[in-house]
RNA sequence: AAGGUUCCGUCGAGAGAGAGCAGCCGUAACAGGCUGCCGCCGAAGGUGCAAGGGGCCGGACUCGCCGUAUUCCUACCCCGAAACUCUCAGGCAAAUGGAUCGACGGAGCGC
Repeated sequence: AAGGUUCCGUCGAGAGAGAGCAGCCGUAACAGGCUGCCGCCGAAGGUGCAAGGGGCCGGACUCGCCGUAUUCCUACCCCGAAACUCUCAGGCAAAUGGAUCGACGGAGCGC
C1' cells in the first nucleotide's frame, strides 16, 4: 500500500400501523400546526437482560486446632448482545423520516 474497519456525505433499494374524533390557529378552500381523547406500529434515538467474566461476605474439605492455597456452593455488587424486549421518544394516505443493504467519494485506524 491493498483487503478490511470506524465515522461522514452522495445516489439507489427500504417494512409496519386510523387520510381517527373534538377544540383552537391557519387558508378562498384544502394542506399544515398546537392541545386533549380513543385505537394501533417498531426499523431514528433511547430502556431492559442471557450465557459468560470480574469482585466480595459466608460456608464446604479434616480425628481435632490454627493457617494458607486450590476447587466448589449460596447471597450481594459490577461488566455484559440483538432485528429480542419496553413503547419513553418517534411514527400510522402521499411527502418527509426510516434500522439495514449495495455502489461511489472523503477523513481516520490498520502503520